Description: Predicted 3D model of a 73-nucleotide RNA (transfer RNA) from Holospora undulata HU1. Its mean pLDDT, the model's own confidence on a scale to 100, is 82. Rfam family: tRNA. Rfam's curators write: Transfer RNA (tRNA) molecules are approximately 80 nucleotides in length. By type it is a transfer RNA. RNAcentral holds the sequence, with entries from Rfam.
[in-house]
RNA sequence: GCCGAAGUAGCUCAUCUGGUAGAGCAACUGAUUCGUAAUCAGUAGGUAGGGUGUUCAAUUCACCUCUUCGGCA
Numbered sequence: 001g002c003c004g005a006a007g008u009a010g011c012u013c014a015u016c017u018g019g020u021a022g023a024g025c026a027a028c029u030g031a032u033u034c035g036u037a038a039u040c041a042g043u044a045g046g047u048a049g050g051g052u053g054u055u056c057a058a059u060u061c062a063c064c065u066c067u068u069c070g071g072c073a
Stems, first nucleotide, its partner, number of pairs: 001072007010025004019056001027043005049065005
């Protein structure tokens, strides 16, 4: 330099053909316990890497750009 993949909650990942963004773990609160752990119930947490466009509507489609990984040279 060329090609491909990935970027979504604190972490690991879903949400495939456009229609209000979810799970597990972690955190916090409560119950249980003499207390802790475990268990159960609940709560909070994300303008989806950034930008522009298409659309009534974009995590999803198009383009530009940034970062990471892999392959080729």